[in-house]
RNA sequence: CCGUGCUAGGCGGGGAGGUAGCGGUGCCCUGCACCCGCAAUCCGCUCUAGCGGGGCUGAAUUCCCUCUCGAGGGGUGAGGCCACGGGGUCAGCGGUGCCGUGAGCGGCGUCGAUGGUCCGGGUCCCCGCGCGAUGCCGGCCCGUGAACCAGGUCAGAUCCGGAAGGAAGCAGCCUUAAGCGAUCGUCGGUAGGCGCAGCGGGAAUCCCCGGGCCGGAGUCGCGAACGGUCAUCAACGCCCGGGACGUCGCUUCGACAGAGGGUGCACGG
Numbered sequence: 001c002c003g004u005g006c007u008a009g010g011c012g013g014g015g016a017g018g019u020a021g022c023g024g025u026g027c028c029c030u031g032c033a034c035c036c037g038c039a040a041u042c043c044g045c046u047c048u049a050g051c052g053g054g055g056c057u058g059a060a061u062u063c064c065c066u067c068u069c070g071a072g073g074g075g076u077g078a079g080g081c082c083a084c085g086g087g088g089u090c091a092g093c094g095g096u097g098c099c100g101u102g103a104g105c106g107g108c109g110u111c112g113a114u115g116g117u118c119c120g121g122g123u124c125c126c127c128g129c130g131c132g133a134u135g136c137c138g139g140c141c142c143g144u145g146a147a148c149c150a151g152g153u154c155a156g157a158u159c160c161g162g163a164a165g166g167a168a169g170c171a172g173c174c175u176u177a178a179g180c181g182a183u184c185g186u187c188g189g190u191a192g193g194c195g196c197a198g199c200g201g202g203a204a205u206c207c208c209c210g211g212g213c214c215g216g217a218g219u220c221g222c223g224a225a226c227g228g229u230c231a232u233c234a235a236c237g238c239c240c241g242g243g244a245c246g247u248c249g250c251u252u253c254g255a256c257a258g259a260g261g262g263u264g265c266a267c268g269g
Base pairs, nucleotide, nucleotide: 001269002268003267004266005265006264009057010056011055012030013029014028015027020046021045022044023043024042034054035053036052037051038050063262064261065260066259067258068257072253073252074251075250076249077248078247080245082243084241085240086239087238090237092236094233095232096231097230098228099227100226101225104222105221106220107219108218115214116213117212118211119210120209121208122207125202126201127200128199129198130196131195132194134191135190136189137188138187139186140185142181143180144179150175151174152173153172158167159166160165
């Protein structure tokens, strides 16, 4: 150096998460690289870090290490943009109310406006009378109502009488007294947190109407405009909060790829 046969090793890797830590199942990114069983309410291990079984390949383009590249993932900071939640006025943005301004229209006004003063009336408030309704009470009307101690009539029966005739009088019937009793009506009395148009008295000037006087030119009503920031409402701007998307910076892990280096055993030639 070559050939043959073995062994170590390899037969995907990575990220986040989970875990005391490691790996796996699951999710994600790369990529093409065996099979079976276990496994997120986890499964199996212990810095030598999946466990158990089987198969292929096998010391080099295939294994190991380093460097370069950098798909992709994580963390973090800042900006952009979008929407959400909260705060709500702050000099910026709207609406409404209130106030002021003056002007357009209309009414009234020197046949006297607004205003002031006096008087009268009305409304409001209080009281009394009156009327009505209502409640209660009483009377009248009506009904009922007396074994005997109310009346009338008194069957039967009884008494007086020689007779004619009289007498008292129970039951029954009728009418009533006392008493009892509805409804309606009527008359009267009484009560008050009922009612009111009537009469009278009082209080009060808030409003309205009328009249007298003073005074001497405006006054009243309405839509629009402007100003005030006084109040209120809504909520764009604004502030606060966290979130989705994307960009940039920093940091971390890092597949694939590329380059370099390293690495057994036995036998034979």
Record summary
A computed fold for a 269-nucleotide RNA from a Solirubrobacteraceae bacterium, annotated as Bacterial large signal recognition particle RNA. The source organism's lineage runs through Bacteria, Bacillati, Actinomycetota, Thermoleophilia and Solirubrobacteraceae. It was read from a public genome assembly, where an Rfam model found it. It matches the Rfam family "Bacterial large signal recognition particle RNA". About the family: The signal recognition particle (SRP) is a universally conserved ribonucleoprotein involved in the co-translational targeting of proteins to membranes. Rfam links the family to the GO terms SRP-dependent cotranslational protein targeting to membrane, signal sequence recognition and signal recognition particle, plasma membrane targeting. By type it is a non-coding RNA gene.